[in-house]
Predicted 3D model of a 1507-nucleotide RNA (small-subunit ribosomal RNA) from an uncultured bacterium. The sequence is in RNAcentral, with records from ENA and SILVA. The prediction has a mean pLDDT of 81.
RNA sequence: AGAGUUUGAUCCUGGCUCAGGACGAACGCUGGCGGCGUGCUUAACACAUGCAAGUCAAGGAGAACGGAUCCUUCGGGAUACUAUUAAACUGGCGAACGGGUGAGUAACACGUAGGCAACUUGCCUUGGAGAUUGGGAUAACCCCGGGAAACCGGGACUAAUACCAAAUAAUGCAGCGUAUCCUUCGGGAUAUGUUGUUAAAGUGGGCUUCGGCUCACACUUCAAGAUGGGCCUGCGUCCGAUUAGCUUGUUGGUGAGGUAAUGGCUCACCAAGGCGAUAAUCGGUAGCUGGUCUGAGAGGAUGAUCAGCCACACUGGGAUUGAGAUACGGCCCAGACUCCUACGGGAGGCAGCAGUGGGGAAUUUUGCGCAAUGGACGAAAGUCUGACGCAGCAACGCCGCGUGAUUGAUGAAGCUUUUAGGAGUGUAAAGAUCUGUCGUGAGGGAAGAAAAAUCUGGAUGUUAAUAAUGUUCAGACUUGACGGUACCUCAUAAGAAAGCACCGGCUAACUUCGUGCCAGCAGCCGCGGUAAUACGAGGGGUGCUAGCGUUGUCCGGAAUUACUGGGCGUAAAGGGUUCGUAGGCGUCUUGCCAAGUUGAUCGUUACAGCCACCGGCUUAACCGGUGAUCUGCGAUCAAAACUGGCGAGAUAGAAUAUGUGAGGGGAAUGUGGAAUUCCUGGUGUAGCGGUGACAUGCGUAGAUAUCAGGAGGAACACCAAUGGCGAAGGCAGCAUUCUGGCACAAUAUUGACGCUGAGGGACGAAAGCGUGGGGAGCAAACAGGAUUAGAUACCCUGGUAGUCCACGCCGUAAACGAUGAGUACUUGGUGGUGGGGGAUUCGACCCCUUCACUAUCGGAGCUAACGCGUUAAGUACUCCGCCUGGGGACUACGGCCGCAAGGCUGAAACUCAAAGGAAUUGACGGGGACCCGCACAAGCGGUGGAACAUGUGGUUUAAUUCGAUGCAACGCGAAGAACUUUACCUGGACUUGACAUGUUCGUCGCGACUCUAAGAGAUUAGAGUUUUCGGUUCGGCCGGACGAAACACAGGUGCUGCAUGGCUGUCGUCAGCUCGUGUCGUGAGAUGUUGGGUUAAGUCCCGCAACGAGCGCAACCCUCACUUUUAGUUGCUACCAUUUAGUUGGGCACUCUGAAAGAACUGCCAGUGAUAAGCUGGAGGAAGGUGGGGAUGACGUCAAGUCCUCAUGGCCCUUACGUGUUGGGCUACACACGUGCUACAAUGGCAUCUACAACAGGAAGCAAGAAUGCGAAUUUAAGCAAAUCCCUAAAAGAUGCCUCAGUUCGGAUUGUACUCUGCAACUCGAGUACAUGAAGCUGGAAUUACUAGUAAUCGCGGAUCAGCGUGCCGCGGUGAAUACGUUCCCGGGUCUUGUACACACCGCCCGUCACACCAUGGGAGUUGGUUCUACCUUAAGGCAAAAUGUUAACCUUCGGGAAGCAUUUGACCACGGUAUAGUCAGCGACUGGGGUGAAGUCGUAACAAGG
Repeated sequence: AGAGUUUGAUCCUGGCUCAGGACGAACGCUGGCGGCGUGCUUAACACAUGCAAGUCAAGGAGAACGGAUCCUUCGGGAUACUAUUAAACUGGCGAACGGGUGAGUAACACGUAGGCAACUUGCCUUGGAGAUUGGGAUAACCCCGGGAAACCGGGACUAAUACCAAAUAAUGCAGCGUAUCCUUCGGGAUAUGUUGUUAAAGUGGGCUUCGGCUCACACUUCAAGAUGGGCCUGCGUCCGAUUAGCUUGUUGGUGAGGUAAUGGCUCACCAAGGCGAUAAUCGGUAGCUGGUCUGAGAGGAUGAUCAGCCACACUGGGAUUGAGAUACGGCCCAGACUCCUACGGGAGGCAGCAGUGGGGAAUUUUGCGCAAUGGACGAAAGUCUGACGCAGCAACGCCGCGUGAUUGAUGAAGCUUUUAGGAGUGUAAAGAUCUGUCGUGAGGGAAGAAAAAUCUGGAUGUUAAUAAUGUUCAGACUUGACGGUACCUCAUAAGAAAGCACCGGCUAACUUCGUGCCAGCAGCCGCGGUAAUACGAGGGGUGCUAGCGUUGUCCGGAAUUACUGGGCGUAAAGGGUUCGUAGGCGUCUUGCCAAGUUGAUCGUUACAGCCACCGGCUUAACCGGUGAUCUGCGAUCAAAACUGGCGAGAUAGAAUAUGUGAGGGGAAUGUGGAAUUCCUGGUGUAGCGGUGACAUGCGUAGAUAUCAGGAGGAACACCAAUGGCGAAGGCAGCAUUCUGGCACAAUAUUGACGCUGAGGGACGAAAGCGUGGGGAGCAAACAGGAUUAGAUACCCUGGUAGUCCACGCCGUAAACGAUGAGUACUUGGUGGUGGGGGAUUCGACCCCUUCACUAUCGGAGCUAACGCGUUAAGUACUCCGCCUGGGGACUACGGCCGCAAGGCUGAAACUCAAAGGAAUUGACGGGGACCCGCACAAGCGGUGGAACAUGUGGUUUAAUUCGAUGCAACGCGAAGAACUUUACCUGGACUUGACAUGUUCGUCGCGACUCUAAGAGAUUAGAGUUUUCGGUUCGGCCGGACGAAACACAGGUGCUGCAUGGCUGUCGUCAGCUCGUGUCGUGAGAUGUUGGGUUAAGUCCCGCAACGAGCGCAACCCUCACUUUUAGUUGCUACCAUUUAGUUGGGCACUCUGAAAGAACUGCCAGUGAUAAGCUGGAGGAAGGUGGGGAUGACGUCAAGUCCUCAUGGCCCUUACGUGUUGGGCUACACACGUGCUACAAUGGCAUCUACAACAGGAAGCAAGAAUGCGAAUUUAAGCAAAUCCCUAAAAGAUGCCUCAGUUCGGAUUGUACUCUGCAACUCGAGUACAUGAAGCUGGAAUUACUAGUAAUCGCGGAUCAGCGUGCCGCGGUGAAUACGUUCCCGGGUCUUGUACACACCGCCCGUCACACCAUGGGAGUUGGUUCUACCUUAAGGCAAAAUGUUAACCUUCGGGAAGCAUUUGACCACGGUAUAGUCAGCGACUGGGGUGAAGUCGUAACAAGG
C1' cells in the first nucleotide's frame, strides 16, 4: 500500500466482499512447563448455609460458670479465690468508611473552568479562656404476670464521662448605634459602645505537709487552620421534526414560613409573564469521565479489570438518630414473594466473600491468614476486618522456555506417483557421538520484618521533683498465611511432551483415486451434469505453533457522509419561477475600541495509563523512578495588520432624475377579412363520401357539385426569421385606453442604500373540478363499419364531455439548456436584433468603433467520455437547494393542503450482486446510401394435375437393420438388397472362439476328392482314394502346418460425432481476413483496410499519419480453339500405280495422332478520363480485353455431417451385444412429400428409305459372319489383350399413310406363352411375343433450371455388375429466344445510422392469471405495557391545630403553671380504585399490493422507424 466482482472487451460511477488490528468472548480439534494479569457482558432473577462491624475494664453499676471450704430441712445456702474476669446491660465512639452493582438518570448527573459578600465540617492541628454548686431518675439485677414463639406488661432497688437546674462568661449569638476599608451599590469585613441571652465530666499515673500540686487522656467555649461536604453559574455532553408549539407555582415581585445555606423550596397577595427553529415540549436509548481499541492523522467505536464522580440496595413511600444518612448487613408503613406457627400471630431481604438453583453460547473455591498495607475502637497490650495479602480452578489473555543437538546415503523399508526408466516423502528414519532446559530423586535455602510493639539504659522537654510522661539515641527480646515456596547444588535419563487450518483466483501452497448438478463446498467470484488442482479420501506441500481454526462484535481498508477529504448537463443529485423575512456574506480612506485574532507569563488540566530515558525480577510480560505530554479552560499583560463595533468622509457597487428607442410583455374594450359548418332560395342529376382495399354514413323526401343571401362560433394564412418580449409558465389579425419591465446617451443627485435567501407570499402549460354562459370546427368516453386468430387498438363514418368566455379552485409536467442566483477574471472567428459615436458623402450604401441581447464554430483549460468553451461544464469567491447501490417505493403509516381527483412530506421489513453512464468492436433492423449475382425483370423449357420408377415420412410388422432432416436430408451413404451382401427378425448351434500374438505338450502332414447315415442347414458320426513338408551344422536344432489344454487375450456395424483425429458439406470462387513498425486515444480500440475514380476482384491509380508485409484475388497447371517443327503405324491418300474396298505398292503434302515450340500483352490507333488507373470504339489477328471450360476454396461460421470407410479416449458385453447357420425381412401399404421417366399428340404417331459422330469398353471378355426363331435369343464361329478386330444400328433426317378422335395418341394394368443370367427368379430380376388398352386432352395456389455452342431436343458409351436402372458419370448431333433495366423478392459485399442484442433477432423482454413460500399494509375486534387529566380512598410520617387523658427534675401564692408524652382533628401524600383520552406493542376471520421461485397459461407493451 491494495485486491476480487457489472462488460464480448473498455473507461467511469457505484455497491457488495476480502487481506490488518483488537476482545471480560464462546464453539470445534488438540494440549508439556512457568511468570504476570483476568474471569456472570444474560435474570437489578430467587436464594439454603457460613462468614463480611465492631470496640472500649483507664466512664458506670454489678458480680455468672467453675472447682475449694463450711452449713443444710438435702430443695439448697454461705464464705474466700477465680476476679483489675466472661456474658448481658447503661454509656461513648464507630456503624454515613471500606466492599457490591449499573436498574434508574439526557440531568448542573458527569467533565472542565469559576463563584458562595448565601453555607456547614465529628475525629485532627494551632491559639485564648474555662471546667463551680446542686438535683431527680432509669436499665441491668430481683419479684410477679401474659405469649407457641418473637417478645411484652407490672412492681421494688441502684450508678455514671447518661439526664436536669443554677452560677460564671466573652472578641460568641441577637437587637440598637459609631468609625475605617471594600463593594457587584444589594451590602459586607474589621474595630468599638450598650441591652438581652448561652457551657462543662471526669478518669488514670506520680508526689503530698492530705489542704493540694503536677502530668497524660477525656470535657466546655471562642477564634483560626486543614480536610470533607452543600449550593450556584459559563461551556461541553446520543438519536428522532412522520414530536412545533410547551408552561399556571408556571415567570417575576412583596411579605411570611422553612433550611446549615440561596432560591416558588413552600404559602398568601399582586402582575402576566417565561421557554422555543441556535430545536422548547414529547418519544426512544444510555450511568458520566480519566481512559481503552482502531486510525497516518482528523476522526469512529467503546466505558470490563484500575482510578475519580453519581445513582441504587426486594418494589414504592416516610421520617428518626447523628458532625455527616433520608442509612446495603437500622427503624416505620404499603405491596409482591419466601419461611415458621399451637392459626391467635411472627420472621426475612447476598447488586458484600464463598456457594446454590435458574437463565444462558458462556464466566472460578461454601480455601488460608490478619505476617504485610489500610481501616474501626482503645492510653496501650490488643480485638475486629471475605478491605487486603496469599493459595486453588480455567490456554481466557500477554510474555518466556521446551518437545533435543551434531553426524549419518544402501538415498533402506513402507506409502504415493509414474512416460514402468524413474521420481517424491528424504538426512527424514535406523545407526553413531553428545547435552541436560524441563521432568524425577536427594540436599541446602532466602528477601518480603522493623522506620512497629515491649523491656533496659543515655540525652533532653515539662515539673518543686532524681516520680511519671513526651521526644530522641543505643541495646535486648519477639512476630511469616504464602511455604520448605522462589532460588542454588548433585545424580539420573533422549527418555514423558505437536497439533491445527489451508492448498481454483483474491492468497503462500498440486497430484492420484472415488463421486457424476448426486453427495457436498462456498467470505466474494463461483465449483459438481464421467477425465473436478474447488466435493470426499490418500500422498505431497504451505502457514502458524501449545496452540490453530470457526462464529460474533468494533475500528480500518471506505475519499462509501468527504473539517482534513466527494459530488449534482447525460451515472443518484438544481427547488417550476420569482419576490422577500430571519440568517450568512459584503466597496474605498481615516480615527478610536480591543469582542474575534496573535504573542508572552501565570493557574489548572488528579493518580494510573500512552511516550522517552534509567532501574528491579536470569530475559520478557510485569513492576519502580525521573522527565515529557495532556492540543482544553481560566487569569494578567501586550500588539492593532485582518474580521468586528463606534465615529467621520469618499464614489467605483446600487438607486434616482433628464432625453431617446425597440418589442406577439400584461389587462380591458371595440373591430376586420379568408375558411369550415348550418339555414333559405336558384341551377342540376345519381351518385357522394371514404380507404391500402372496403363498408358503416349521406342521397330520388333531390345529396355531392355550383350560384346568391343569411346565421353563428372559434382561430388569425402571407409577413415569419436558431427574429422579438417576458422571472418562469408563456405571448401573434387590426385599433384605442390603462400599465410593467428593458436598452442606449450625456450630465446631475443620494452615498453601500448591496448579494443570496431556511420558513413565508405571489405567479404557475395541459388535463381536471364548481357556478353561469357559449358551442362553428376538432374531439376523450361511446356507437357503428373495417382489419385481425382475436382487435375493448391503429384506419373510416358519426359523436358527448371538453376545447371558448366570466368568476373561483387545483398546483402538477421530459415545468429541459435535463445546466440555481450573484460578482470578477481568462486567446479568438463569423452571423443576427436594438441603441450610440467617428470618418465620408448631395444623399443612401460601404468602412472603423462602442454598449446590451442572441446564435454558431473553435483555442487554452476542464470532463469518465460525449462534449462545454467570455451566454463555461474554465479560474475563484458568496449564499441557497439537493445526492449517498438496485428493487420494494413518485409506496405504506402519520401529518398538512384540496369540493373531489389528488398533491406535499416520506419510511421499514424483505430481496439481489449488481443496477447505471459514456464510448468500442461485432451482430441485427419490417434504417439509409452504393455495388454485385439467372436475384428480379425479359425470354425459353419444366415441376405442382395423370400413370409408373425411385427416395423419405407415416403406418404396419417377429423384423420391416442403421445413418442423413430448411437452404446445405429425401434417384442421399447404396458405382447396382433374389442367396451372399446384411448390420435386422425367427429357429437351431459353438465358446481361447471365424481372425492375431505368446507359453506347454503331441503329431508329421495338412489339404483335396468320393461315398454312407442323421439333420432345414451349420454341423455330427463313419468309410475310402490321393499325396508323406522345408532348411539343416544331422542335434526332437530351426522354421512351417495341424491337433489338444489352460491362461493372457481375441472379437463387438454395441454407446458417446457434445471427448477426438482424418475427411466432407455450407456461406462462397463471395473479396475478403490479418500482421510488424509508426501515429492517435486514459482505454477497449482506431488508423493502415476509410475517401475520389476504376475493376470480375482489398484489381489498379490518385489522395491521405501512415509506411510496409502476409493469407486470399490474378498468374503459374490441365483441356479446347490457331500456327510451326518433328515423327509417320494400326492413321491419312494430293500425286503415280492398283482394288469391290487406302485393298495393296509408293508417299507423309493434307486430315489425324503423339511430343515440343510459338501465339494475346490494352502491345498499336482514336476518343474519353485528372496528364493516372482505366473505359469506349477501331485496326490487325485463329483468338481481344480473365479467349471458352476445369482443377484450385483465405481467416473463420454452423458443438453442421460421419465412432456404420478408417483411426481413436472413455464406458459397456465376454457360453454373448462375439462367431457360424436355415428361412424370412430391408421389396409391407388407407396415406403425405421430394426427385425423375413416359405421355396427353399432327413441329406428332406408324411404315419404308438413307447420310454424318464422339467419348469409351473388351479375355471367366467383345464377338463379325452364317444358320434357326415373329422376337427376346439360341447354335456355330473368323478376328481382336486392340488408332489394326469387335461392341457399332447412331438418333433426330427424307418419303408415304393417319386427320383431331381418348384416336394408328398414350402406354399402365392384367392374362397366356417364352428368352437370358444364376445352386436358386414364389415372396423378389431383366427381357420377348400375342392379347388386354387404365389414368391422361398441357395441369390450382405455388415453385424451378438456364445468358451461347447455352437452353431445348436427339441418340451413344461407361462404372458397379452373374443378372438387373427411367438413377449416376461421360460423349457427340441438331440448335434457339431474351436481357429495357436495378423499383421490388432472395443471397452477398462496402460505408453509415439506431440498439436495452453479445448464446448476438431462432436475441432481449413486459403485464395479468394459476401454484408454492416469505416479509409487510388495512382490518370487526381482542390482549398487554406506558403516559396525561379528573375524581375517590387514604397507611406510615413530619407539620399545624385542639385541650380529652397523663407525667420525676424547673417555678409556685401549693390552687397550679411552664414543658413533655399519649390521644383526636386538619391539609399533604405512597400503594390502590373509577372514568375519559393519548401512545407503543402482540394476536386477528377476511383483504390489498410487494418479493422470490422449474421448461405453467394468455397475449407481445418496450429495445431497430420494434413494425